This is a predicted structure of a 263-nucleotide RNA (Bacterial large signal recognition particle RNA) from a Dehalococcoidia bacterium.
It was read from a public genome assembly, where an Rfam model found it.
Its Rfam family is "Bacterial large signal recognition particle RNA". About the family: The signal recognition particle (SRP) is a universally conserved ribonucleoprotein involved in the co-translational targeting of proteins to membranes. The family's RNA type in Rfam is non-coding RNA gene.
The model forms 93% of the base pairs in the Rfam consensus.
The prediction has a mean pLDDT of 77.

RNA sequence: CCGUGCUAGGCGGGGAGCUAGCGGUGCCCUGUACCUGCAAUCCGCUACAGCAGGGUCGAACUCUUGCUUGAGGCUCUUGUCCUGUGGGACUGCUUGAGCUAAGUGGUGCUGAAGGCUGGGUCCUGCGCGGCAGAGCGCUAUGAACCCCGUCAGGUCCGAGAGGAAGCAGCGGUAAAUAGAUGUCUCUGGGUGCCGCAGGAAUACCUGGCUGGAGCUGGCUGGCUCGAGCAAGCUAUGGGGCGGAGUCGAGGGCAGGUGCACGG
Numbered sequence: 001c002c003g004u005g006c007u008a009g010g011c012g013g014g015g016a017g018c019u020a021g022c023g024g025u026g027c028c029c030u031g032u033a034c035c036u037g038c039a040a041u042c043c044g045c046u047a048c049a050g051c052a053g054g055g056u057c058g059a060a061c062u063c064u065u066g067c068u069u070g071a072g073g074c075u076c077u078u079g080u081c082c083u084g085u086g087g088g089a090c091u092g093c094u095u096g097a098g099c100u101a102a103g104u105g106g107u108g109c110u111g112a113a114g115g116c117u118g119g120g121u122c123c124u125g126c127g128c129g130g131c132a133g134a135g136c137g138c139u140a141u142g143a144a145c146c147c148c149g150u151c152a153g154g155u156c157c158g159a160g161a162g163g164a165a166g167c168a169g170c171g172g173u174a175a176a177u178a179g180a181u182g183u184c185u186c187u188g189g190g191u192g193c194c195g196c197a198g199g200a201a202u203a204c205c206u207g208g209c210u211g212g213a214g215c216u217g218g219c220u221g222g223c224u225c226g227a228g229c230a231a232g233c234u235a236u237g238g239g240g241c242g243g244a245g246u247c248g249a250g251g252g253c254a255g256g257u258g259c260a261c262g263g
Base pairs, nucleotide, nucleotide: 001263002262003261004260005259006258009057010056011055012030013029014028015027020046021045022044023043024042034054035053036052037051038050063256064255065254066253067252068251069250072247073246074245075244076243077242079241080240081239082238083237084236085235086234087233090232091231092229093228094227095226096225097224098223099222100221102220103219104218105216106215107214114210115209116208117207118206119205120204121203122199123198124197125196126195127194128192129191131188132187133186134185135184136182138179139178140177141176147172148171149170150169155164156163157162
């Protein structure tokens, strides 16, 4: 070096999850890669960490070590962007009220603010008027008897003359009812472009005197307090991209790898 037969080992691996942990079944990645049985209300094991049975390849393209590349998964991320829910401290915006008076407008030397003073609006009392009610007065009606006058008839007393009570009728009247009206009386008021007297108050309107340049606060601005919106902000979730870490299939490069017999 060649041949034959073996052995280690290979015939897939990895991530998340589950689990005390490991592996598997199921999911995902890689990409092609023996067969049968078992298993999520799990299955099998225990650091040599699937078990049981069978088959095949076999020391190198295949096993293994290092370097490199690297699909994908997981964790963190106040890096950035999008988005859900809540908040309303701060910035911003909208809006209400108050203050201010820098700007602007209005007003003011045909006289502002301020001061003094008169009148009105307000209150009380009185008067006058008006209105309403009641009364008084007037007219009409108005009592079977128990109101008045006159009382036919009839009744009663009387010898008579005469006298008495008295119904109806007629006339009148009281209470009451109705009406018209007044130079009358009393009472009342959400009564009056009315009069007189007094008061309160300084709010408004209006006049006079004084004074001698401001006054006002519509708009812009400034300040304060309140209401709202939620863009920024803030709290807490979700997602994309990026970053860091971790595991890592697969690819590339370099190295390593046993025994026996024969030639």

About this RNA: The source organism's lineage runs through Bacteria, Bacillati, Chloroflexota and Dehalococcoidia.